[in-house]
RNA sequence: CUGCUCGGGAGAGCCGGCCUCGAGCCGGCGCCGAAGGAGCAAUCCACCCCGAUCAAUCUCUCAGGCACCCGGACCGAGCAGG
Repeated sequence: CUGCUCGGGAGAGCCGGCCUCGAGCCGGCGCCGAAGGAGCAAUCCACCCCGAUCAAUCUCUCAGGCACCCGGACCGAGCAGG
């Protein structure tokens, strides 16, 4: 550094209709960022224009999400491999 196992793990809805009155389905608008994705700084060259490299928990919200479950960046412990 990578993988696996266990534990912890946030954020975000309203209205209307249908209805077997369910946590379901449909529509309108809204919202969240911590899967993933995308964008930018510093740095290098030049010291003009460019170009290369180009990170994030920052920004965007394509994706995903907005009851529970699942998921979940990240953190801790253990194990295995490089």

Overview:
This is a predicted structure of an 82-nucleotide RNA (Glycine riboswitch aptamer) from uncultured Ilumatobacter sp. Model confidence (mean pLDDT): 78 of 100. NCBI's taxonomy places the organism under Bacteria, Actinomycetota, Acidimicrobiales, Ilumatobacteraceae, Ilumatobacter.